[in-house]
Context: one part of a larger RNA
Molecule: large-subunit ribosomal RNA, domain VI
Organism: Spartobacteria bacterium
RNA sequence: CGCAGGAUAUUUGAAGAGAGCAUUCCUUAGUACGAGAGGACCGGGAAUGACGUACCACUGGUGUUCCAGUUGUCCCGCCAGGGGCAUUGCUGGGUAGCUAUGUACGGAAAGGAUAAGCGCUGAAAGCAUCUAAGUGCCAAGCCCCCUCUAAGAUAAGAUAUCCCUAUCUACUUCGGUAGAUCUAAAGGCUGGUUGAAGACGACGACCUUGAUAGGCCAGAUGUGUAAUUAUGGCGACAUAGUCAGCUAACUGGUACUAAUCAGCCGUGAGG
Numbered sequence: 001c002g003c004a005g006g007a008u009a010u011u012u013g014a015a016g017a018g019a020g021c022a023u024u025c026c027u028u029a030g031u032a033c034g035a036g037a038g039g040a041c042c043g044g045g046a047a048u049g050a051c052g053u054a055c056c057a058c059u060g061g062u063g064u065u066c067c068a069g070u071u072g073u074c075c076c077g078c079c080a081g082g083g084g085c086a087u088u089g090c091u092g093g094g095u096a097g098c099u100a101u102g103u104a105c106g107g108a109a110a111g112g113a114u115a116a117g118c119g120c121u122g123a124a125a126g127c128a129u130c131u132a133a134g135u136g137c138c139a140a141g142c143c144c145c146c147u148c149u150a151a152g153a154u155a156a157g158a159u160a161u162c163c164c165u166a167u168c169u170a171c172u173u174c175g176g177u178a179g180a181u182c183u184a185a186a187g188g189c190u191g192g193u194u195g196a197a198g199a200c201g202a203c204g205a206c207c208u209u210g211a212u213a214g215g216c217c218a219g220a221u222g223u224g225u226a227a228u229u230a231u232g233g234c235g236a237c238a239u240a241g242u243c244a245g246c247u248a249a250c251u252g253g254u255a256c257u258a259a260u261c262a263g264c265c266g267u268g269a270g271g
Base pairs, nucleotide, nucleotide: 001152005163006162007161008160009159010158011157015149016148017147018146021049022048023047024046025045026044027043033038051106052105053104054103055102059100060099061098062097066093067092068091069090070089071086072085073084074083075082076081111143112142117137118136119135120134164270166181167180168179169178170177171176182268187265188264189263190262191207192206193205194204195203212258213257214256215254216253217252218251219250222246223245229240230239231238232237
């Protein structure tokens, strides 16, 4: 820009893309078959591998924003307690998120037309012949079925809902056109607080009639028993208060802070 008014939702599916896998075991049955050795079709059941999709309750990984231990050195006057630097100094753990080696699920079943192949009926050619007319079966393959995208599918689809129902003048081919005044909807955008959304656009939530983010409160989780004090010990240290103290991204709540004020587009019933 188009989809002959504008808009918000929900959709149909032309078309396209993806998927389509394999193996083992049990049973049927040591049956059919076979002198024996061996050893099935068909049917039923149970697993596994690789691959794919999704997810983080479990098992783990990461987790330089959490906790603790510890070495050297500098600093906070000293002790104690801390801070900086040394790969995050090193080490032990670890929330959220993200993840696989973790978990869940998938390939199915059914249908249609067929290939090779197997047929039925059947002439040409009194026979025979699956083929010439006619007609049936049959594959991991083809088309459907399953998943995703999808109306710029210009043949531009469908459904629901929302919004707009002025006045005057001039011209007129009598259909309208142009100008002036009034009007400015539904909805959208800008702006702001932001997000399990994100390179940026985009997408989603919210903007005081408010829980959108931060803060705060409570909790969860992690770490592992803080500091100070007291007691015991010559002391290193131990014990008590103390499952303490601290605690990121998590959960619930709470207007304390910031989402202020506003502007713009979009018209007047539709060739």